[in-house]
RNA sequence: GCCAGCGUAGCUCAGUGGUAGAGCAAUCGCUUCGUAAGCGAUGGGUCGUCGGUUCAAAUCCGACCGCUGGCU
Repeated sequence: GCCAGCGUAGCUCAGUGGUAGAGCAAUCGCUUCGUAAGCGAUGGGUCGUCGGUUCAAAUCCGACCGCUGGCU
């Protein structure tokens, strides 16, 4: 330099056009003599950035940024 993949909650990841979710973690409560475990609830997101398409974009298109891999 060229090509491909990935970027979503604190972490690991779903979600392929129509209300953004799960597990773990955090907080609170129940339970216990107490702790852990268990059960229940709550909070937490400008979906990497900027544009475009569309009635409507995390999702489709383009550019850029970052990470990973391959080729040279």